Overview: The prediction has a mean pLDDT of 75. This is a predicted complex of two RNAs, RNase P RNA and transfer RNA, with 431 nucleotides together. It holds a member of the Rfam family "Bacterial RNase P class A". Its family is annotated with ribonuclease P activity, tRNA processing and dimeric ribonuclease P complex in the Gene Ontology.
RNA sequence: GGAGUACGCCGGAUGACCGCGCUUCUUGGCAGUGAGGAAAGUCCGGGCUUCAUAGGGCAGGGUGCAGGACAACGUCCUGUCGGGGCAACUCGAAGGAAAGUGCCACAGAAACAUACCGCCUGCGGGCAAGGGUGAAAUCGUGAGGUAAGAGCUCACGGCGCUGCACGGAGACGUGCGCGCGGGUAAACCCCACCCGAAGCAAGGGUGCUCGAUAUGUUCUUGGAGUGAUCCAGGAGCCGGACGGCCCGUCCGCACGAGCUUGAACCGCAUCGAGGCACGCGGCAACGCGUGCCCCAGAGAGAUGGUCAUCGCGCGGUUUUCCGCGUACAGAAUCCGGCUUACAGGCGUACUCCUUUA
RNA sequence: GCGGGCGUUGCAUAAUGGUAAUGCCCUUGCCUUCCAAGCAAGAGUCGCGGGUUCGAUUCCCGCCGCCCGCUCCA
Numbered sequence: 001g002g003a004g005u006a007c008g009c010c011g012g013a014u015g016a017c018c019g020c021g022c023u024u025c026u027u028g029g030c031a032g033u034g035a036g037g038a039a040a041g042u043c044c045g046g047g048c049u050u051c052a053u054a055g056g057g058c059a060g061g062g063u064g065c066a067g068g069a070c071a072a073c074g075u076c077c078u079g080u081c082g083g084g085g086c087a088a089c090u091c092g093a094a095g096g097a098a099a100g101u102g103c104c105a106c107a108g109a110a111a112c113a114u115a116c117c118g119c120c121u122g123c124g125g126g127c128a129a130g131g132g133u134g135a136a137a138u139c140g141u142g143a144g145g146u147a148a149g150a151g152c153u154c155a156c157g158g159c160g161c162u163g164c165a166c167g168g169a170g171a172c173g174u175g176c177g178c179g180c181g182g183g184u185a186a187a188c189c190c191c192a193c194c195c196g197a198a199g200c201a202a203g204g205g206u207g208c209u210c211g212a213u214a215u216g217u218u219c220u221u222g223g224a225g226u227g228a229u230c231c232a233g234g235a236g237c238c239g240g241a242c243g244g245c246c247c248g249u250c251c252g253c254a255c256g257a258g259c260u261u262g263a264a265c266c267g268c269a270u271c272g273a274g275g276c277a278c279g280c281g282g283c284a285a286c287g288c289g290u291g292c293c294c295c296a297g298a299g300a301g302a303u304g305g306u307c308a309u310c311g312c313g314c315g316g317u318u319u320u321c322c323g324c325g326u327a328c329a330g331a332a333u334c335c336g337g338c339u340u341a342c343a344g345g346c347g348u349a350c351u352c353c354u355u356u357a
Numbered sequence: 358g359c360g361g362g363c364g365u366u367g368c369a370u371a372a373u374g375g376u377a378a379u380g381c382c383c384u385u386g387c388c389u390u391c392c393a394a395g396c397a398a399g400a401g402u403c404g405c406g407g408g409u410u411c412g413a414u415u416c417c418c419g420c421c422g423c424c425c426g427c428u429c430c431a
Base pairs, nucleotide, nucleotide: 001353002352003351004350005349006348007347008346009345010344012310013309014308015307016306017305018304020034021033022032023031036328040339041338043337044336045335046334047333048199049198050197051196055247056246057245058244060195061194062193063192064191065079066078067077068076069075080094081092082091083090084089095190096189100188101187102184103183104182116131117130118127119126120125139157140156141155142154143153144152158180159179160178161177163176164175165174166173167172203266204265207259208258209257210256211255216237217236218235219234220233221232222231223230224229238252239251240250241249242248262430263428274293275292276291277290278289279288280287281286311326312325313324314323315322316321358427359426360425361424362423363422364421367381368380369379370378375411383399384398385397386396387395404420405419406418407417408416
């Protein structure tokens, strides 16, 4: 100097004038504050709310290497194994096909129990080497062996093992031993683990009118009372509620329907899994401590415009100058992720090549 | 905002993971004096991009487009 890899960040600046939402106040207008890294897709996970306090089983859904992080996750980190790259690094829905069932078109003899051509023969039969088909043909290559052959034997390699030893926290690795029976689970399924359902248009509070129901019933124990009876507890029956079903739980009082019209309180917007800085622990994700800060918000409606100077890009001219443009997009219950869109720019670490010393 | 569903020739619909089909439409030819009808032949498709698989309209993931439903209080 060139080519790349990973991580992080910015994504116009300043001033003037006009305007909009929210908040505070002395009700005068001033002041303060006002989009994003994705606010997007709504794909996961949670807070929160209602149903029942959210419990067991079945059904249904999801996840799938190990250990860790986290409120939780399908996310993240560090590793293992496999694929890619010279490398930095990167990608992987990465349990089970010797539990069972299904499927494997065409071609081919045969796609899971078979032999077409072929090889051998003692003509009873034996074999699967070679040919050929296919995405895939019974572990591959070589040697021995044999009538011909064959993991039948051996060497190297591949695969499997709930076999042993060693290393590791574990996935797994190394060595030895034993065995060689296709593929497909993003086909049904099996195994392990997780998930109750709905969603802020959830829901809460505040009216009027109409309707239905009037605190079930029996037995028993204890108490009060002269007694009728009343109070408290338990059991059975009856009725009701629980948004897939059953078990089970709860209740025996409070509930159901409507309202021309309107969009007004809370949830909801200053206290949060909050932000920033520093220190400590950890390889890291992250955690802990200290200090400082308070930071949009609705009516599905605000968050903008003009001018000037500068920045950046493109074109003309190429000294000045002139013209055009300045990405993707835009909160609506709130957080953590993922995915997708994005002009241009910056920083840090690392790899490879070339040149010079 | 929240939730659900669907994308197959120009239109309406089919298809079990194995050559994408049917009707209407379109084009050409025949028939007719001409048109229509009829007959024959033909063209044109799985929304887009990845993955699993020997093989994807179908199974899985991500985008894009379209359609539908849903509030509370007085």